[in-house]
Context: one part of a larger RNA
RNA sequence: UGACGGGGGCCCGCACAAGCGGUGGAGCAUGUGGUUCAAUUCGACGCAACGCGAAGAACCUUACCCGGGCUUGAACUUCCGGUGGUACUUGCUCGAAAGGGCGUGGGACCCCUUCGGGGGAGCCGGAAGAGGUGCUGCAUGGCUGUCGUCAGCUCGUGCUGUGAGGUGUUGGGUUAAGUCCCGCAACGAGCGUAACCCCUGCCCAUAGUUGCCAGCGGGUAAUGCCGGGCACUCUAUGGGGACUGCCCUCGAUAAGAGGGAGGAAGGUGGGGACGACGUCAAGUCCUCAUGGCCCUUACGUCCGGGGCUACACACGUGCUACAAUGGCCGUAACAGCGCGUUGCAAACUCGCAAGGGGGAGCUAAUCGCUGAAAAACGGCCUCAGUUCAGAUCGGAGUCUGCAAUUCGACUCCGUGAAGGCGGAAUCGAUAGUAAUCGCGGAUCAGCACGCCGCGGUGAAUACGUUCCCGGGCCUUGUACA
Numbered sequence: 001u002g003a004c005g006g007g008g009g010c011c012c013g014c015a016c017a018a019g020c021g022g023u024g025g026a027g028c029a030u031g032u033g034g035u036u037c038a039a040u041u042c043g044a045c046g047c048a049a050c051g052c053g054a055a056g057a058a059c060c061u062u063a064c065c066c067g068g069g070c071u072u073g074a075a076c077u078u079c080c081g082g083u084g085g086u087a088c089u090u091g092c093u094c095g096a097a098a099g100g101g102c103g104u105g106g107g108a109c110c111c112c113u114u115c116g117g118g119g120g121a122g123c124c125g126g127a128a129g130a131g132g133u134g135c136u137g138c139a140u141g142g143c144u145g146u147c148g149u150c151a152g153c154u155c156g157u158g159c160u161g162u163g164a165g166g167u168g169u170u171g172g173g174u175u176a177a178g179u180c181c182c183g184c185a186a187c188g189a190g191c192g193u194a195a196c197c198c199c200u201g202c203c204c205a206u207a208g209u210u211g212c213c214a215g216c217g218g219g220u221a222a223u224g225c226c227g228g229g230c231a232c233u234c235u236a237u238g239g240g241g242a243c244u245g246c247c248c249u250c251g252a253u254a255a256g257a258g259g260g261a262g263g264a265a266g267g268u269g270g271g272g273a274c275g276a277c278g279u280c281a282a283g284u285c286c287u288c289a290u291g292g293c294c295c296u297u298a299c300g301u302c303c304g305g306g307g308c309u310a311c312a313c314a315c316g317u318g319c320u321a322c323a324a325u326g327g328c329c330g331u332a333a334c335a336g337c338g339c340g341u342u343g344c345a346a347a348c349u350c351g352c353a354a355g356g357g358g359g360a361g362c363u364a365a366u367c368g369c370u371g372a373a374a375a376a377c378g379g380c381c382u383c384a385g386u387u388c389a390g391a392u393c394g395g396a397g398u399c400u401g402c403a404a405u406u407c408g409a410c411u412c413c414g415u416g417a418a419g420g421c422g423g424a425a426u427c428g429a430u431a432g433u434a435a436u437c438g439c440g441g442a443u444c445a446g447c448a449c450g451c452c453g454c455g456g457u458g459a460a461u462a463c464g465u466u467c468c469c470g471g472g473c474c475u476u477g478u479a480c481a
Stems, first nucleotide, its partner, number of pairs: 001481002003478003007475007015465002020428004026320008034311002042053002064306007077128007088106002090103005109120004131295002134293003140289002142284003145280001147278001152191006158167003171182003197272004202240007211230001216227003243266001246260005322422001326381006338369003343362002348357003388419001393414007435457007
């Protein structure tokens, strides 16, 4: 100087408490351990591995296993030799394909040219280089997680100490903040904080193939449907607006704090992007790059099939439930984000349905996906393993795709399991949040209970900081570094 303490002081955080909903019990989905297997490819391992890399494992992917092939190789660069009936196309044959064997006919391209030909591309043979998701993240770059959006981490000069170092950065207040004020052997400065950026909340301007009977006219069973108009809504660009600016009180006349006015909004309005010096030899050589090592008829490469989907078990993360604030049936209301031309697909029509036929329109504020669901209204069920719950299994189908046996999703009929709110323990979130309800998108032929977004309905509670966990500052002890 640090680190540590079941030392002290001060202060934060859904850290506890208060309140709400979960997990741990059940079934299923998914990841992992383990076990099994020819293989169940690999990585990730407290927080910070385990719906993680994987934003799509039937083939492909694929890195694994078995089998069948190829070797200058599936792709790339350079050199040497060969090649005119060469490249390309085409037939037969073995084969599961890859690949191998035999053969026929057709038949090019570019540059130069004295029209004889020469050179190139391509192809064949050879050589050197290739190739490796093989090893080492304890050789590395890059990227990332984490402490932590925590308030810290440092420097120059000066002062001080023999020195390591200290001071500044401590102190009194204050703040979300090393934020600001005051003081002070310090005076300044940098990286962080904040602000600058984006979304959202109010207003204005500009602009009107979306919006509107707002005002007029026309028309319909009805609809901005038409003329017409941009006023409103909206869309999208620009601007305004909030600064403790104003008032009162408290405070050191400071920084600031409490209350109030006005205001759409206050005192960082709400959310996002943004992550200091560093820590964990943290993670990644399977994104990529790269040192070293290793394999080179194979640790490269192609193909067929299988596996990654195994199942006595154990754990994590989720979904659906156990019902009456509920289930079922009918009637019927209201979104937002997005996506769509190898696509989205309307009307109409067939089918109980998945879906089929059909193709209008749309390269899209002009068409479609797209009837949102919960809610509301009416009816049935009456506490039962039930009109709860839907696993499992049988049967029949639909769709995608070369192909759904291993191993897809969905529909219909039947079957109806465990489950009556979950031990010890444990998680989330402080407001348009939790809870609950549906919708969209990426990936994608198909496949979502996961992920990323969107809106609808919409709470309860916070006395307080003693305690648990993590953290900041000061101080104290130490036989630790």
Overview: A computed fold for a 481-nucleotide part of an RNA from an uncultured Candidatus Sumerlaeota bacterium, annotated as small-subunit ribosomal RNA, 3' major domain. Its mean pLDDT, the model's own confidence on a scale to 100, is 86. Its Rfam family is "Bacterial small subunit ribosomal RNA". Gene Ontology terms of the family: ribosome and structural constituent of ribosome.